[in-house]
Context: one part of a larger RNA
Molecule: large-subunit ribosomal RNA, domain IV
Organism: Caulobacter sp. S45
């Protein structure tokens, strides 16, 4: 010097992207517990208090005929250390917001999550020799199942909801109409031939499924404006006007895991805050099952704070323990 452990004066996150590490707590009885809550929880919240040993009194069980002997609980007086759940073992805690409801899977070997999944929700398709799917097929799986079943697919606990567009796309229905292949059909021609005859080309006319066509559907794919005026102060603009479009963003939210200008602006916490928390709307470019917004409990998930704690630090020193290292 490395690495692994011990121990430290004052101070105590001043370190550091960040309390990473490490320190605190740790058990058992008592006593006591907040918001918020789906009344289950939250909770071992948080917080405070005994706890070793000796003697006395009560009590309780068991055993004994009874003296009594064992254990348990309890009440008081007392001893003795720095320390008495003495050694091992053995939660630090509170608050605040984001996201996921939750237990659960996961990139064996840089990723454990906000991804996956989940119960619950919608849509659709399937009537049984089902649909889907493997297979050239035979034949299986579905399912020894039968719509309360099974199979796509989107959404994801629970509450309040889930708004307008069917013009394009897909998707369902539609006894008409148009266009349309083979195939029919054969009006006419054409080659040849003396002729019957071969043999070719072919016009109207009929002739699906699809396409156009009518129509219907967004918890199908998606989409959901511009501009200019106006109120007795100014500003703003409840209201007019005008273009456009299928239809113009309902409601709840909003500088947001989405805000470019931006460290917006105001408050809040701090001596000082690009971070957080509450708001505001000018939403570069939320917005409602590619779900909106809420939310109790839960998270080796992110964020900001506060307490307790400490070698993280200011600032590093000692000490075991192994290894480098000099030397023999």
């Nucleotide at each position: 010097c490395u690495a692994u452990g011990c121990u430290g004066a004052a101070g105590g996150a001043a370190c550091u992207c960040g309390g990473c590490a490490a320190a605190u707590u740790g058990c058992a009885c008592g006593c006591g517990u907040a918001a918020c809550u789906u009344c289950g929880g939250g909770a071992u919240a948080a917080g405070c208090g005994u706890g070793a040993c000796u003697c006395u009194g009560c009590u309780a069980u068991g055993c004994g005929c009874a003296a009594g002997c064992a254990u348990u609980g309890u009440a008081g007086a007392g001893u003795g250390g720095c320390a008495c759940a003495g050694g091992c073992c053995a939660g630090g805690g509170g608050g605040u917001a984001g996201c996921g409801a939750c237990u659960g899977u996961u990139u064996a070997u840089c990723a454990a999550a906000a991804a996956c999944a989940c119960a619950g929700g919608g849509c659709u398709c399937u009537g049984c020799g089902a649909a889907g799917c493997c297979g050239u097929a035979a034949g299986g799986c579905g399912a020894c199942g039968u719509a309360u079943a099974g199979g796509g697919u989107c959404u994801g606990a629970c509450g309040c909801c889930u708004g307008c567009c069917c013009g394009g796309u897909g998707c369902c229905g539609g006894a008409a109409g148009g266009u349309u292949a083979a195939a029919a059909g054969g009006a006419g021609g054409g080659g040849u031939g003396c002729a019957a005859g071969c043999u070719c080309c072919g016009a109207a006319u009929u002739g699906a499924a699809g396409c156009c066509c009518c129509g219907g559907u967004a918890a199908a794919c998606g989409g959901c404006g511009g501009c200019c005026g106006u109120a007795a102060c100014u500003a703003u603009a409840a209201c007019g006007g005008u273009c456009c479009u299928a239809a113009g963003g309902u409601a709840g939210c909003g500088a947001a895991a989405u805000u470019c200008c931006u460290u917006g602006u105001c408050g809040g916490g701090u001596a000082a805050g690009u971070u957080c928390c509450g708001a505001c709307c000018u939403g570069c470019a939320c917005g409602a099952a590619u779900g909106g917004c809420g939310u109790a409990a839960c998270g080796a998930c992110u964020u900001c704070c506060c307490c307790a704690c400490u070698g993280u630090c200011u600032c590093c020193a000692g000490c075991a323990u192994a290894g480098g290292c000099u030397c023999a």